[in-house]
C1' cells in the first nucleotide's frame, strides 16, 4: 500500500464485503509454569449475617474491682474533639455542571507569627437512688449532686455599630512542666459567589417570559445579587437558533489514523452529583450530612395488635436480573487519617493473599546423534511417493516439576520492642526426559490439497458463491498453512472510506442548479494617501495539577512494570514590537456602478377600435340521387330534397402569404392591421455623481398546459359518454356524433422533459464561416441600396489549446481563476407514511422509517435481434413443366393392444433413417427349460493326441452308454496346437451416462466469410487492416485508404464427359470411321469493336469442337447446434457376477377403431390391348452367369455347349408400322378373394416370391395447405447393382433411351451476405419485461377504542419544618392563628410509547391466473405535468420535452 463483487468485455461513478489495530468483553475447543494489571459494562434492584468512626480520666464524677493502702484499673453519664475527611456510585443534570482564563462584595475549625488578656458570681441538669407505665423500643413523677456544660456582672487599646455626642461585645480551667481559654491583626490551606470563551442530536419544537427584564426603598445572607418584599416603568431573549424535545456526568486523557479527525470516558487522577422515593430544617468553623435528626410515601422485619424498628450506589456475601464480572480472608508490619500530651485505642482507607488465561510480557513442553527411510496409515500411473530424522535406539541437559537445606529488602528514628505477606524472592544440593499441545483454516481475496462419503439431499457461506454421481468449496481421513497456552467465533469502535471531502469530492447525461426575476440580514468587493492597530507576523511573561505521551538514564536477571530527569501538552491569559494585507476611521480619483445629451432596432407589455379569407349555420335560387368515410367497410347524412353550385345573412374562434439558423422578453412566453398609454435593451458622445456594487437564507412578485368558483360566450375542435368497425376479447388505435373545456371577465392553483436537462457576477485564453442591429469610413452613384474595411452589442455553426468516464464542451466554456447562493452521498421502500403550512377542492410545499437487495446506474465496445434504412445472391419469389394432399396398395412413424410386439433417430437437421435383404439363425425382446471360471482371453496344476462313427432320454441345450483312433517336431530333455477336470485371479454384459469422451456424421453452406504478425488509433474493451468508389460465382479483381504484409478459405491444382494429334492394339474394327489404352495438344478475356476518367471489368464480334469458373464430380473455412450416435468401433466413471452373463425350443420384432411421412399403381383415347419390327449404356457372372434345343398355357423343368468373360451368358423399353376399343367405372383401374401350382430353404401356419384360371374393391385429375425442377435439366422409358439360400425392392445406388416449357425481373414470401441504424436484449426476440388476481411469509401507515408513562396548568387538602402573631407576668418551655410548602386528591388540556376488530398500500418467495404496457419505428414513438375514464398492465384530451 490494497483487493473481491454490477459487464459477453470495458472505462466511469457506486454501493457492499474483506485483510490492520483495540476491548472492564461473552461464547466453543484446549490448557504446564511465573511476573505485573484488570475483574456487575444489566436491576440507582431487594438485602440475611459480620465488620467499615471513633477517641480523650491531663474537665466533671456516681458505682464495681485491685492493692504494697502510697494508690491503680474498668468506667455509666455530663463534657470536648472528630464524625461535612477517607470509602462507593453515575440515577439525576445540557448546567457556571464540567474545561480554561479572569476577578471580589465574603467565610474559615485545628496548623503558623505577633499583640494583649484569663477577674467576680449565680442557677440547674445528666448520671445515682425512690416511686410508675409499657411486650419491646423507651418514656413520665419525685428527690438530690458536679464541671472546661450553662447564665450573669466587670474590664476591652486593637473588635462592632455611630446621628461622631456616643453605644455594645470575652473568656475555663487542670497541672511539676509541656497542655489549654478569650479578643485582635497577619498568613497558609480550605471554601463561597461573579465572569468572557469551549461544551451532542432534533425547526416535523419558531415564538419564549410576568419576579419576567430593569429601577427605589427595605428585608435577608459570610459575602454580591429579584435572593424575597413594596412601589414605579415595560421590558427581557430568540434564526449567531430562544422556548420545547430527546439524550448524556463532565474534564486529565483512552482506542485509532501518516495526519485533520472520528469513536469513547473501566481502571488512575482532578470536579460535580447522589445516598430506598419525595421535602425540610437542626448542630457545626464546615452538612440542609451514606453508617445523624423530622415529617410523608412504598417496601421488609419484630408486636402481647397498643405500638416500634430498617436503608450495603463501605469490605465480603445473598437473591434476582443477565452472555457475563471473584474470598462471608489475613494484618495494621508499611503508607496515611481520627482522637490522646503519650502510651496507645480505631481504622473492609490501605498494605497484602485467594479465585478468573479477562489482558499484557516472559519461560518451558528437551538437546545432539539416529535408515535411500521399519511398523502402521494415506496416495498411485502400481514403478512408487507421503507421513519422516519423526519414531525406535545411542547419548546429554534439568529450565519447569519433586525432596532437602540454607535465605533476604519492604524497619526510618532510638535505648528497647514491632513482618500481614512468609514454609517468600533467590542460593546450593540430590532425582528423573521425566510432569506439559492446542485451535482455527487449505475455491478467490488468502499462506496452504488429495483421497473416500454425499448426490440442489445432508450441509457450507465474510462477499463473490458452492452442492443436482467424477464437489480442491459439504462430511470424514491423510497431508499440507497460520498462530501457539493459546486458538477461532460473535459484539462493539477506529481504520482502509478521497463513502460528509478544511486539509481532501462532485452537480450537461452516472445522484444533485431553486421554473425566474427582484432583494433585506449575511458573505465578498476597484485605485491612492494618511491615522489607528481588531485580525495577523513577532518577543518576553504566567499558566496549561499530577499521572498519560516521546526521548535518555536507572531499579527488579530481560520484557511488561516501576523510579527519576528532559522534552511535549499544539491552548489561553497579560505586556511590548512591526504595519505589507484585511479591517475601522478620514481625504482624494475615476477603470466598476449610475446620470445626462442624441440616435436606433424590435411578434415586449395592457388597453380600444378596426379587417379580410375559411369552417359550421339559417334563408332563398338553381339541381338530382346519391353523399360522406375508410386499409376495406359500416354507423351517419339525403327523395320532407341532401352532397354539388350562386347569392344573401348570422356567430365565434384563429390569424396564410411575409416567415427567417430571424426579433423581443427574467423566465412563462409573445405574430392581421390601427391608435393610446408603459417596460427593458443598444450604440455614439464622455457633461454629471463617485464604489453608489456582486451574490442572496428567510421573504415579495411572476409563472404552460391542465384544472377550480362566479357570470358571459360557444362555430371549430373536443376528455368523459354513444354509436359502427377490427379482434379471441378491444373498456384503445380507424370512423360517425359529442358534453365538460378550448374563447372573455374577475378571483384562486402555483405545477411541466418550466430542458441548453448546463445558478448568477467579473477577469483571462488562438482562429474560421453565417446572421440581426448600431457607429465610423472606403468605393459606386444623380443620390441611395447592394458591396468591401474596422470597432460595439446579440444568435447560429466548425474547430486550437485546455477539460471530460466517455459521449462531448470549447470566448454564448462543460477551459483558467475568484467571490456568493441553492443541491447531491447505494437501488428499492419514496417524492410515501405521519405532522406542520397553504388551498374551496383538486393537490401543493416541506419529508421520514422499519424492512429488503448486492447491487441500482453512466458513456463507449463487440455481437444478436428489429412488424429500420441502403447494396446483392440463391428454383427463394415470379413465370412455366411435373408431383403431393383425395383413391387402393408397400413401406417407415406416432399411437392402441400385446407376455413380448427390443433399442436408437422428434422442426429445419427423425420419420422406404440405422435395416445394402426381420421365416430359424441375425435378435439385442417375451414365455420356458439349462450352465455357473463360464460360449470367448491369459495364468497355474493334473490327465489326454485332436478327432470320427453309433445307441438311449429329451422340443432341443444337455445328458449318459458302446467303438474306431495314438497324430507333428526334436539335440529324446523336452516343445508347440488341440480336447477334458480343477483351483482361483479373472472373464462377460447391445446394462446407465453422447450432458465425463475419442473417432465419425447431420445442418447453417459450396455461404464468402473466419483471422493473425507488425505499425497506427483509443485510459480501455476494441479499432485499423476487413471500410469506400467500382466489379466478381467469390474478401474475385482493380483504385483509394494508416496501413502493410501473411494465414485458413474461394479459385486453380485431382477425376469423369466433350475436339484433335501420336502410338499401340487382343477377343475390337478389318474398307474408311467407330472402339480400347496410353502420352500429348487445345481456352488464356490471347485478337478486334464498344463502354468504364483510368484499372479492374463488362456488351459485342471473329476464329474454334468447346468462350468467358466449358458441363458434372471430388474437395465443406473458424465455428453453431451441450444437435446424432456409448446399439458399428473404441473409452472413463457407476452397476450386475448361480445372473443384467451363457446356451436351447417356441413366440416377438408382421398385432390394428386411428394420425402423419416417403413412395407405386391408376383414374385412360397424347390411351389400352394385339401382331410385327429397330436402336443402349453400365455392370455382374465358378457354391457362378446359363445358350442352342425338348416339355409346360405359364412361373419353370429337362438339357448341357459356351465362358473364371472388350471372346460365353444375362439381355431392353418406350419407339415405329398395322389392327382393334369409342369415353362407358368400360378392352381404363387392378385391389380384395377362391382354386390350382412352381421355386428357395432342415422348414414358407404365424411370416416368403413367382404362375395360371377365376374374383373386379375403390378411383372419372383431388379443400385447405405444399414439393422438385433452368438443358441433354424436367418429364417419360426401360437396364444393371449391392445386400441376398429365399424375398417382402413399389426402396436405394449407378446406367442409358426420348426429350421439353418459362424467366433476363427482384415489389412480396424464405434462407443467407456486406454496410449502416435503435436497444432497457448476450441463455442473445423462442430474448427481456410491466400491472391486477391467487397463495405464504415479514415490516409497516390508518382505525372506533382500551392501557401506561414523564412534564406542565387550574382548584382542593396540608405533614414536619422555618419565618412570624396572639395568650400563659418575663426565659426555656405550652396553647393557639397566619404565610410558604412536600405527598395526596381532583378537573380539563397537550405529548410520547404500547396495544387494537377490520382496513391501506409496501416487500420478499424455481416452475400459478389474465392479458402484453415499456425496450427495435416495440408493432398507435417514448416520457412529463394535469384531467376524466377503464379487470389490468394502461387509454383518451390539452400543453409540453427529445431522452
Nucleotide at each position: 500500500a490494497g483487493a473481491g463483487u454490477u459487464u459477453g468485455a470495458u472505462c466511469c461513478u457506486g454501493g457492499c464485503u474483506c485483510a490492520g489495530g483495540a476491548u472492564g468483553a461473552a461464547c466453543g475447543c484446549u490448557g504446564g509454569c511465573g511476573g505485573c494489571g484488570c475483574g456487575u459494562c444489566u436491576a440507582a434492584u431487594a438485602c440475611a449475617u459480620g465488620c467499615a468512626a471513633g477517641u480523650c480520666g491531663a474537665g466533671g464524677g456516681a458505682a464495681c474491682c485491685c492493692u504494697u493502702c502510697g494508690g491503680g484499673g474498668u468506667g455509666a453519664c455530663c463534657g470536648g474533639c472528630a464524625g461535612a475527611c477517607g470509602g462507593c456510585u453515575g440515577a439525576g443534570u445540557a448546567a457556571c455542571a464540567c474545561g480554561u482564563u479572569g476577578g471580589c462584595a465574603c467565610u474559615u475549625g485545628c496548623c503558623c507569627a505577633u499583640a494583649g488578656c484569663u477577674c467576680g458570681g449565680g442557677g440547674a441538669u445528666a448520671g445515682c437512688c425512690c416511686g410508675g407505665a409499657g411486650a419491646a423500643a423507651u418514656c413520665c413523677g419525685g428527690a438530690u449532686u458536679a464541671a472546661u456544660a450553662c447564665c450573669c456582672g466587670a474590664u476591652a487599646g486593637u473588635c462592632c455599630c455611630u446621628a461622631c455626642g456616643g453605644g455594645g461585645u470575652a473568656a475555663a480551667g487542670a497541672a511539676u512542666u509541656u497542655c489549654g481559654g478569650c479578643u485582635a491583626u497577619g498568613g497558609a490551606g480550605a471554601g463561597g459567589c461573579c465572569u468572557g470563551c469551549g461544551u451532542c442530536c432534533u425547526a416535523u419544537c419558531a415564538g419564549a417570559u410576568u419576579g419576567u427584564u430593569g429601577g427605589u426603598g427595605a428585608g435577608g445572607u459570610a459575602a454580591c445579587g429579584g435572593c424575597u418584599c413594596a412601589c414605579c416603568a415595560a421590558g427581557u431573549c430568540u434564526a449567531u437558533g430562544a422556548c420545547g424535545g430527546g439524550u448524556a456526568u463532565c474534564u486529565g486523557g483512552u482506542g485509532u489514523g501518516a495526519g485533520a479527525g472520528c469513536a469513547c470516558g473501566a481502571c488512575c487522577a482532578g470536579a460535580c452529583a447522589g445516598a430506598a422515593u419525595g421535602g425540610g430544617a437542626c448542630u457545626g468553623a464546615g452538612a440542609c450530612a451514606c453508617g445523624g435528626c423530622c415529617c410523608a410515601u412504598a417496601c421488609u422485619c419484630c408486636u402481647a395488635c397498643g405500638g416500634g424498628a430498617g436503608g450495603c450506589a463501605g469490605c465480603a456475601g445473598u437473591a434476582a436480573a443477565g452472555a457475563a464480572u471473584c474470598u462471608u480472608c489475613c494484618a495494621c508490619a508499611a503508607u496515611g487519617g481520627g482522637g490522646g500530651c503519650a502510651a496507645c485505642c480505631c481504622u473492609g482507607a490501605u498494605g497484602g493473599a485467594g479465585c478468573g488465561a479477562c489482558g499484557c510480557c516472559g519461560c518451558g513442553u528437551g538437546a545432539g546423534g539416529g535408515a535411500u527411510g521399519a511398523c502402521g496409515u494415506c496416495c498411485u500411473a502400481a514403478c512408487g511417493g507421503a507421513u519422516g530424522u519423526a519414531a525406535a535406539c545411542c547419548u546429554c541437559u534439568u529450565u519447569u516439576g519433586g525432596g532437602u537445606g540454607g535465605g533476604a529488602a519492604c524497619a526510618a528514628a532510638u535505648u528497647u520492642u514491632u513482618g500481614a505477606g512468609c514454609u517468600u524472592a533467590c542460593c546450593a544440593c540430590c532425582c528423573g526426559a521425566a510432569u506439559a499441545a492446542g485451535c482455527a483454516c487449505c475455491g478467490g481475496c488468502u499462506a496452504a490439497u488429495c483421497a473416500c462419503g454425499u448426490g440442489c439431499c445432508a450441509g457450507c457461506a465474510g462477499c463473490c458463491g458452492c452442492g443436482g454421481u467424477a464437489a480442491u468449496a459439504c462430511g470424514u481421513g491423510a497431508g499440507g498453512u497460520g498462530c501457539a497456552a493459546g486458538c477461532g467465533u460473535u459484539a462493539u469502535c477506529c481504520g482502509g472510506a478521497a463513502u460528509c471531502a478544511u486539509u481532501g469530492g462532485g452537480c450537461g447525461u452516472a445522484a444533485a442548479g431553486c421554473g425566474u426575476c427582484c432583494g433585506c440580514a449575511g458573505c465578498c468587493g476597484g485605485a491612492u494617501a494618511g491615522u489607528a492597530a481588531a485580525g495577523u507576523c513577532u518577543g518576553g511573561g504566567g499558566u496549561u495539577a499530577a499521572a498519560u505521551u516521546u526521548c535518555g538514564a536507572c531499579g527488579c536477571c530481560u520484557a511488561c512494570c516501576g523510579u527519576c530527569g528532559a522534552a511535549a501538552c499544539c491552548g489561553u491569559c497579560c505586556c511590548g514590537g512591526a504595519a505589507a494585507c484585511u479591517u475601522a476611521c478620514u481625504g482624494u480619483c475615476u477603470a466598476g456602478a449610475g446620470u445626462c445629451a442624441u440616435a436606433c432596432a424590435g411578434g415586449g407589455g395592457u388597453g380600444c377600435c378596426u379587417g379580410g379569407a375559411a369552417u359550421u349555420c339559417u334563408c332563398g335560387u338553381u339541381g338530382u340521387a346519391g353523399g360522406g368515410g375508410u386499409a376495406a367497410a359500416a354507423u351517419c347524412c339525403g327523395u320532407a330534397g341532401a352532397u354539388a353550385a350562386c347569392g344573401a345573412g348570422a356567430g365565434g374562434a384563429a390569424c396564410a402569404c411575409c416567415a427567417a439558423a430571424a426579433g423581443c422578453g427574467a423566465a412563462g412566453g409573445c405574430a392581421a392591421g390601427g391608435c393610446a398609454c408603459u417596460g427593458g435593451g443598444u450604440a455614439u458622445g464622455u457633461a454629471c455623481u463617485g464604489a453608489c456594487g456582486g451574490u442572496c437564507a428567510g421573504g415579495g412578485a411572476c409563472g404552460a398546459a391542465a384544472g377550480c368558483g362566479u357570470g358571459g360566450g360557444g362555430a371549430g375542435c373536443g376528455a368523459a359518454g354513444g354509436g359502427g368497425a377490427u379482434u379471441a376479447g378491444a373498456u384503445a388505435c380507424c370512423c360517425c356524433c359529442g358534453u365538460a373545456g378550448u374563447c372573455c371577465a374577475c378571483g384562486c392553483c402555483g405545477u411541466a422533459a418550466a430542458c441548453g436537462a448546463u445558478g448568477g457576477a467579473u477577469g483571462c485564453u488562438c482562429g474560421g464561416u453565417u446572421u440581426u442591429u448600431g457607429a465610423g469610413g472606403g468605393a459606386u452613384u444623380c443620390g441611395a441600396c447592394c458591396c468591401c474595411c474596422u470597432u460595439g452589442a446579440g444568435a447560429g455553426c466548425c474547430c486550437a489549446a485546455g477539460c471530460u468516464a466517455a459521449c462531448g464542451c470549447g470566448u454564448u466554456a462543460a477551459g483558467c481563476a475568484u467571490c456568493c447562493c441553492g443541491c447531491c452521498u447505494g437501488g428499492g421502500g419514496a417524492g410515501u407514511a405521519c405532522g406542520a403550512a397553504c388551498g374551496c377542492a383538486a393537490g401543493u410545499u416541506u419529508a421520514a422509517a422499519a424492512c429488503u437487495c448486492a447491487a441500482a446506474g453512466g458513456a463507449a465496445u463487440a455481437g444478436a435481434c428489429g412488424g429500420g434504412g441502403a447494396c446483392c445472391c440463391g428454383c427463394a419469389c415470379a413465370a412455366g413443366c411435373g408431383g403431393u394432399g383425395g383413391a387402393g396398395c408397400a413401406u417407415g412413424u406416432g399411437g392402441u393392444u400385446u407376455a413380448a410386439u427390443g433399442c436408437g433417430a422428434c422442426a429445419a437437421u427423425a420419420a422406404g433413417c440405422g435395416g445394402a435383404g426381420c421365416a430359424c439363425c441375425u435378435u439385442a425382446c417375451c414365455u420356458g427349460g439349462a450352465c455357473u471360471u463360464g460360449a470367448c482371453a491369459u495364468c497355474u496344476u493334473g490327465g489326454g493326441a485332436a478327432u470320427c462313427c453309433c445307441g438311449c432320454a429329451g422340443a432341443a441345450a444337455u445328458g449318459u452308454a458302446g467303438g474306431a483312433g495314438u497324430g507333428c517336431c526334436g539335440u529324446a530333455a523336452g516343445g508347440a496346437a488341440c480336447c477334458c477336470a480343477a483351483u482361483g485371479a479373472c472373464a462377460g454384459g447391445u446394462g446407465u451416462u453422447g450432458c465425463a469422451u475419442g473417432g465419425u456424421c447431420g445442418u447453417c453452406g459450396u455461404c464468402a466469410g473466419c483471422u493473425c504478425g507488425u505499425g497506427c488509433c483509443u485510459u480501455g474493451a476494441g479499432g485499423u487492416g476487413u471500410u469506400c468508389g467500382g466489379u466478381u460465382a467469390a474478401g474475385u479483381c482493380c483504385g483509394u485508404a494508416a496501413a502493410c504484409g501473411a494465414g485458413c478459405g474461394c479459385a486453380a491444382c485431382c477425376c469423369a464427359c466433350g475436339u484433335c494429334g501420336u502410338a499401340u492394339g487382343u477377343u475390337g474394327c478389318u474398307u474408311u470411321u467407330u472402339c480400347a489404352u496410353a502420352c500429348g495438344a487445345g481456352a488464356c478475356u490471347g485478337c478486334c469493336c464498344g463502354g468504364c476518367c483510368a484499372a479492374a471489368c463488362c456488351g459485342g464480334g471473329a476464329g474454334g469442337a468447346a468462350g468467358g469458373u466449358g458441363u458434372g464430380g471430388a474437395u465443406g473455412a473458424c465455428g453453431u447446434c451441450a444437435g446424432a450416435u456409448c446399439c458399428g468401433c473404441a473409452u472413463g466413471a457407476c452397476c450386475c457376477u448361480u445372473a443384467u452373463g451363457u446356451c436351447c425350443a417356441g413366440g416377438g420384432c408382421g398385432a390394428c377403431a386411428c394420425a402423419c411421412g416417403u413412395g407405386c399403381u391408376a383414374c385412360a383415347a397424347u390411351g389400352c390391348a394385339g401382331u410385327a419390327u429397330a436402336c443402349a449404356a453400365a455392370g455382374g457372372g465358378u457354391a457362378g452367369c446359363c445358350a442352342a434345343c425338348c416339355c409346360g398355357c405359364g412361373a419353370g423343368g429337362g438339357g448341357g455347349a459356351g465362358c473364371c468373360a472388350a471372346u460365353c451368358c444375362c439381355a431392353a423399353a418406350a419407339g415405329u408400322a398395322c389392327u382393334g376399343c369409342c369415353c362407358a367405372g368400360u378392352u381404363c383401374g387392378g385391389a380384395u378373394u377362391g382354386g390350382a401350382g412352381g421355386c428357395u430353404g432342415c422348414a414358407a401356419c404365424u411370416c416368403g416370391c413367382c404362375u395360371c384360371c377365376a374374383u373386379g374393391a375403390a378411383g372419372u385429375u383431388g379443400g385447405a395447405a405444399u414439393c422438385g425442377c433452368u438443358a441433354g435439366u424436367a418429364a417419360c422409358c426401360g437396364u444393371a447393382a449391392a445386400u441376398c439360400a429365399g424375398c417382402c425392392a413399389c426402396g436405394u445406388u449407378a446406367c442409358g433411351g426420348u426429350g421439353a416449357a418459362u424467366g433476363u425481373g427482384u415489389u412480396c414470401c424464405c434462407g443467407g451476405g456486406u454496410c449502416u441504424u435503435g436497444u432497457a436484449c448476450u441463455c442473445a426476440c423462442c430474448g427481456c419485461c410491466c400491472g391486477u388476481c391467487a397463495a405464504g411469509c415479514c415490516a409497516u401507515g390508518a382505525a372506533a377504542g382500551a392501557g401506561a408513562g414523564g412534564a406542565g396548568c387550574g382548584c382542593c387538602c396540608g405533614a414536619a419544618g422555618c419565618u412570624u402573631c396572639u395568650g400563659g407576668a418575663u426565659a426555656a418551655c405550652c396553647a393557639g392563628g397566619a404565610a410558604c410548602c412536600a405527598c395526596g386528591g381532583u378537573g380539563a388540556u397537550a405529548c410520547u410509547c404500547u396495544u387494537g376488530a377490520u382496513u391501506g398500500g409496501g416487500g420478499c418467495u424455481a416452475a400459478g391466473u389474465c392479458g402484453u404496457a415499456a425496450c427495435a419505428a416495440g408493432g398507435u414513438a417514448u416520457c412529463c405535468g394535469u384531467a376524466g375514464g377503464a379487470g389490468a398492465a394502461c387509454c383518451u384530451g390539452c400543453g409540453g420535452a427529445u431522452g
Description: A computed fold for a 1443-nucleotide RNA from a hydrothermal vent metagenome, annotated as small-subunit ribosomal RNA. It matches the Rfam family "Bacterial small subunit ribosomal RNA".